[in-house]
Context: one part of a larger RNA
């Protein structure tokens, strides 16, 4: 390669938009692939069949055949592919509803935490396995009242919601972005995946300017130990909050790519619909759309999956290919550095 994988054995890009390509709904049309029939060609020789002559063989000679290809005619229209019409289920758009910690920006809120301050009191508080560094009669800790900061929002709250993903929750209000239900009104295949490309993207780092209450890498001190660069204790800087940028990683995980149909059910839960009921909310049955749990069939090495598939089939696209060197060198491209993408071979078992 070609075939086979791709939840744990190597392998699904972190997640999306989308450019090019692949692919792709129902009905007429054409006949370029396609299939069917006829005719020409394909030089002999060589293979293969059936024969003849050389005593036989073999080598020879007659005759045919196989095997496709190429052109040229007359035809078919199933699938592919074209023109052109059309069509309503996939795709949208408007309508009417509805849920939401979705986004961004303002403005409010009150427990707590540490410090300052006046008082009240008066000797110890931390802390731990047990201490000790430490605080503290220059009044600590305790406690009563006032102020000030800065972060993070108990209780509701859930196997609950919302988001492509990271992610997202104190209240309020303004702006905005997607979902889904329901009814049919429009457009008519507008669809799917998408190499390159672009956008976002924890946390930690980096750059500028603010902020720094509590935590706390580094660093100091007390301890434990044989020793303790650690575990536990006291103390702190960077950081960790804002704002503008950078950076582009993670066990970025359902270790599970995306779309579409199809293939038992049982019990749960959210949204929104209809029946049924009822003064009215419930409760019941049902339907669409998520979110769970148990499980049939079938699949799986086995664990397990099981209408949220890892079952059955199609489409596209990533990626794997023995362990080690190794995501290392070199080389490019990013990047303020740190580093990040891309990505090898000698050996060697």
């Nucleotide at each position: 390669u070609u075939g086979g994988a791709c939840g744990u054995a190597a392998a699904g890009c972190g997640u999306c938009u989308g450019u090019a390509g692949g692919u792709g709904g129902c009905u007429u049309u054409u006949a370029a692939g396609u299939c069917c029939g006829c005719c020409g060609u394909c030089a002999a020789a060589u293979c293969c069949u059936a024969g003849g002559g050389c005593u036989c063989a073999a080598a020879u000679c007659u005759a045919g055949a196989c095997g496709g290809g190429c052109g040229g005619u007359g035809g078919a229209a199933a699938c592919u592919a074209c023109c052109a019409a059309g069509c309503u289920g996939g795709a949208g758009u408007a309508c009417g509803g509805u849920a939401u910690g979705g986004g961004c920006a303002g403005a409010g809120g009150g427990a707590a935490u540490u410090u300052c301050u006046c008082g009240u009191g008066g000797a110890g508080c931390g802390g731990u396995g047990a201490a000790a560094u430490g605080c503290g009669u220059a009044g600590a800790g305790a406690u009563u009242g006032g102020a000030a900061a800065g972060a993070a929002c108990a209780c509701c709250a859930a196997c609950g919601a919302c988001g492509a993903a990271a992610a997202c929750a104190c209240u309020c209000u303004g702006c905005u972005a997607g979902g889904u239900c329901g009814a049919c009104a429009c457009u008519g295949a507008c669809a799917c995946u998408g190499a390159g490309a672009g956008a976002c993207g924890a946390a930690a780092g980096c750059c500028a300017g603010g902020g720094g209450a509590g935590c706390g890498a580094a660093u100091g001190g007390g301890a434990u130990u044989a020793g303790a660069u650690a575990c536990c204790c006291c103390a702190g800087u960077a950081g960790u909050c804002c704002u503008a940028g950078u950076c582009g990683u993670a066990a970025a995980c359902g270790a599970u790519g995306g779309a579409u149909a199809c293939u038992a059910g049982g019990c749960g839960u959210u949204g929104u619909g209809c029946g049924u009921a009822u003064u009215g909310a419930c409760c019941c049955g049902u339907g669409c759309a998520g979110u769970g749990u148990u499980g049939u069939a079938g699949c799986u090495a086995a664990c397990a999956c099981g209408u949220u598939a890892a079952g059955u089939a199609u489409c596209c696209c990533a990626c794997c290919u023995g362990g080690g060197g190794a995501g290392u060198a070199c080389g490019u491209u990013u990047g303020c550095a740190a580093g990040a993408a891309u990505g090898a071979a000698a050996c060697u078992c």